[in-house]
Context: one part of a larger RNA
C1' cells in the first nucleotide's frame, strides 16, 4: 500500500468556521473524456503451451502452430459519470409573521452571610479536639445590640429541566446582539456534504501590567499525632482565587462514541422541554413535529451493551491505529517573556 478495525482491547483532532481537494437531487437536450463493443498492425529470440520428429530412454536438441494485458490508430453505442445548454422544487438559503430560553455582551439596583470597625449591654472565658496543645481574651474577648464602611458568592425556585459549537452559562432590572423551533407559503433555483493546510473559540493553573483583597488557601511558621511525621488533625498565614489589557493553548476538554444524508417492528406508559392544530372554548387528553429521558423486538457486538438521539443497513467525507517497554522521551524544527506547547524517533530488551 492491500486488508481489517476505531464506546471500553492501538486508534475520533477540546470545539468550530471555511480555502484547495474529494462526494454530489429531480427532467430534458449536446457531446463522446471517463465507460463499453469490433478492426487493425504491435509486443525480438529463447522460455511457457499445443503437435511432431531426433540422441538406446530422459534431461536435453530441433520443425511448426497457439498464447496475453498494455500502449497506438481507427469504425461504432449512448444507459451510466463528466461536459454543454434549458428547465424543476423536494436539499439549502433569503424574506414575513410567532415562540422558549441561566445564549453573548455592557450599564444600573439589591438583600442574606462573613470577617474588620466604632459606640452601648456584660464580665471570664472563648476557640479547637478522637483527647489536647499552640492561638484568643481583665490593655474587657466570646455573646448580645445599634451604626459604618469592604470584598466576593448569589439560599429558596431547582428538574432526569433550559440554552450554547465546545470550554461553559442562575439574585432583579435595562439596553444591545447570536443562534433554534413553528407557521403561512412569498422569493431564489442545487446555491449542497466534508474539510489536509489555514482562521477563530478554549476550564483550571501559570505567566506580564496596573488595580483590589472579606472568606478560602499551595508556599511557609508554630502545635499535636508518630519510631520518625518533610503526611493526616489544629492554629496562624503568602501567592492564588476578583477585575483591567495581553499571554499561555493544555485536561479522564467524556457520551471514552467525527461530521452530513437516507432507511429499518410493535406494545404500553403522566420522562420531561418548546412549538403547532382538530374542539365553541380550555385541559392531566388527541395529532404532528424540533430536542431531552427510561425499558426493550430485529439486527449487531469478544462480551459488557448498543438499539429511528444505533455501536442496526447503507453511501459520502476527514483525523488517527498497527506488540509491550524505552517514550510523548532524546536530537533537530516552529511557537512561547518564561512555564512549556506542538511534531517525534532509534539503539537496547521482552
Nucleotide at each position: 500500500u492491500u486488508g481489517g478495525g476505531u464506546g471500553u482491547a492501538a486508534a475520533g483532532c477540546a470545539u468550530u468556521u471555511g480555502u484547495a481537494g474529494g462526494u454530489g437531487g429531480c427532467u430534458u437536450u449536446u457531446u463522446a473524456a471517463g465507460u463499453c463493443c469490433g478492426c487493425c498492425g504491435u509486443c525480438a529470440a529463447a522460455u511457457u503451451u499445443c503437435a511432431g520428429g531426433g540422441c538406446u530412454c530422459a534431461a536435453c536438441c530441433c520443425u511448426g502452430g497457439a498464447c496475453a494485458a498494455g500502449a497506438a490508430g481507427u469504425a461504432g453505442a449512448a444507459a451510466u459519470u463528466g461536459c454543454c445548454a434549458a428547465g424543476c422544487u423536494c436539499g439549502g438559503g433569503u424574506a414575513c409573521a410567532g415562540u422558549a430560553g441561566g445564549g453573548g455582551c455592557a450599564g444600573a439596583g439589591g438583600g442574606a452571610a462573613u470577617a474588620u470597625u466604632c459606640a452601648g449591654u456584660a464580665g471570664a472565658a472563648c476557640g479547637g479536639u478522637g483527647a489536647a496543645u499552640u492561638g484568643c481574651a481583665u490593655a474587657g474577648a466570646a455573646a448580645u445590640u445599634g451604626g459604618a464602611a469592604a470584598g466576593a458568592a448569589c439560599a429558596c425556585c431547582a428538574a432526569u429541566g433550559a440554552u450554547a459549537a465546545a470550554a461553559a452559562c442562575c439574585c432583579u432590572c435595562u439596553g444591545u446582539u447570536g443562534g433554534g423551533c413553528u407557521g403561512a407559503c412569498a422569493c431564489u433555483a442545487a446555491c449542497a456534504c466534508u474539510a489536509a493546510g489555514a482562521g477563530a473559540c478554549g476550564a483550571a493553573a501559570g505567566c506580564u501590567u496596573a488595580g483590589g483583597g472579606a472568606g478560602c488557601a499551595a508556599a511557609u511558621g508554630a502545635g499535636a499525632u508518630u519510631a520518625g511525621a518533610u503526611a493526616u488533625c489544629c492554629c496562624a498565614g503568602u501567592a492564588u482565587u476578583c477585575c483591567u489589557a495581553g499571554u499561555u493553548g493544555u485536561a479522564c476538554a467524556c457520551g471514552a462514541u467525527g461530521g452530513a444524508u437516507a432507511u429499518u417492528g410493535g406494545g404500553c406508559g403522566a420522562u420531561g422541554u418548546g412549538u403547532a392544530u382538530a374542539u365553541c372554548a380550555a385541559c392531566u387528553a388527541g395529532u404532528a413535529u424540533a430536542c431531552u429521558a427510561u425499558g426493550g423486538u430485529a439486527g449487531c457486538u469478544a462480551a459488557c451493551g448498543c438499539g429511528u438521539u444505533a455501536a442496526g443497513u447503507a453511501u459520502c467525507u476527514c483525523g488517527a491505529u498497527u506488540g509491550g517497554g524505552g517514550a510523548g522521551u532524546a536530537c533537530g524544527u516552529u511557537c512561547a517573556c518564561a512555564a512549556g506547547a506542538a511534531u517525534g524517533a532509534a539503539a537496547c530488551u521482552c

This is a predicted structure of a 350-nucleotide part of an RNA (small-subunit ribosomal RNA, central domain) from Euphorbia maculata. Rfam family: Bacterial small subunit ribosomal RNA. Rfam links the family to the GO terms ribosome and structural constituent of ribosome. The prediction has a mean pLDDT of 84. Lineage of the source: Eukaryota > Tracheophyta > rosids > Euphorbioideae > Euphorbia subsect. Hypericifoliae.